[in-house]
A computed fold for a 73-nucleotide RNA from a Clostridia bacterium, annotated as transfer RNA. Model confidence (mean pLDDT): 82 of 100.
Parts: sequence; structure tokens; C1' cells
RNA sequence: GCGCCCUUAGCUCAGCGGAUAGAGUGCCCGGCUACGAACCGGUAGGUCAGAGGUUCGAAUCCUCCAGGGCGCG
Repeated sequence: GCGCCCUUAGCUCAGCGGAUAGAGUGCCCGGCUACGAACCGGUAGGUCAGAGGUUCGAAUCCUCCAGGGCGCG
């Protein structure tokens, strides 16, 4: 330099054009317990890395850009 992949909650990830974007785990609150752990219930937490475009509608498609990974030279 060229090609491919990843970037969504604190962390690990799902979501592959159409509802208020979800799960597990963690934090917090409650239940249980003599007190904890485990277990059960609940709450909060998101500019979907960033910018632009396409579309009635974009996390999702296209372009650019940033960071990371792999391969080739």
C1' cells in the first nucleotide's frame, strides 16, 4: 500500500429496512436468611464510534473518516 472483518448499556453480545433498541452479567432497591452467599422479583443505565447520503422510514443499505483485528505484498 491492497483486501476482508469488528465498533450497539460498565462488561460480553443479539438485533440482517418498519413498534417505546434487547439479553446475560455487573451496579442499585426489595424478598429469602440469624447475617451473608446462592436463588427470586424489580429499577436505572444507550448521540447504536463519528460525519454525510439513499428511503415515507436506517443500528441495519451506500460513501467518507477514526480506532482495533486478520490476511497478502
It matches the Rfam family "tRNA". Rfam classes the family as a transfer RNA. Rfam's curators write: Transfer RNA (tRNA) molecules are approximately 80 nucleotides in length.
The organism belongs to Clostridia, within Bacteria.